[in-house]
RNA sequence: CCCGAGGUAGCCAAGUGGCCUAAGGCAGCGGACUGUAAAUUCGCCAUACGUUGGUUCAAAUCCAACCCUCGGGA
Numbered sequence: 001c002c003c004g005a006g007g008u009a010g011c012c013a014a015g016u017g018g019c020c021u022a023a024g025g026c027a028g029c030g031g032a033c034u035g036u037a038a039a040u041u042c043g044c045c046a047u048a049c050g051u052u053g054g055u056u057c058a059a060a061u062c063c064a065a066c067c068c069u070c071g072g073g074a
Base pairs, nucleotide, nucleotide: 001073002072003071004070005069006068007067010026011025012024018057028044029043030042031041032040050066051065052064053063054062
């Protein structure tokens, strides 16, 4: 330098145009339960879509540039 995959809450991760006002799990916090704790259960965390611009009536989703991570090539 070229090609490909990816970047979504503290961590992992689904969703690829609308209806769903972005699932689920872990962690954390609070309640119930318990002699205390664990386990279980309910709620919160929840102002989460890499950045900027574009297309569209409407973008996490499509397009462009850039940043970062991983893999391959030269």